[in-house]
Order: sequence, then structure tokens, then C1' cells
RNA sequence: ACCCGAAAAGGCAAACUCAUCGUGAGGUGAGGACGCAAAGUCAUGGGUCUGUUGCGUAGCAGACUGCCAGACUGCCGAAG
Repeated sequence: ACCCGAAAAGGCAAACUCAUCGUGAGGUGAGGACGCAAAGUCAUGGGUCUGUUGCGUAGCAGACUGCCAGACUGCCGAAG
């Protein structure tokens, strides 16, 4: 240094509830913790979902990174 993931500190926050924005998928804030070593960032590829047009295995406009990849960045240091 890399693989790796014991411990500790710190961090994030699923379902659900309330408020609010959106036709919707969903977003934001508060409460709340199922989990997470990238559950940090980027819609780039795939995927899922919404709206709309359509004969549609298609087009257009969107949402999701806590679905899988990819890119960039990053805390700690037991055993091996």
C1' cells in the first nucleotide's frame, strides 16, 4: 500500500407517521431505526417505476444511486 472487516469514535437512515410540493413515480422538512464501510457524489450503461402518444417488444418527458454495474472521492486499523 492492497485485499480484508474485529473494536472504538463519528456518520447515514428503511418501513411507518405528520407537514409540505408534484397529475404521478417521487422530492423536501420533522419524528423514527430496518439496515449500511462508501447507504458519499455522478442518471454514464443496464434495470424498475410514473406521465403521455401510439397497433406497439416503440417514441417523448420524467422519478429512483438503500436494484446491479461503471467513474471520481473518502474515516478507522484487530486478526489474517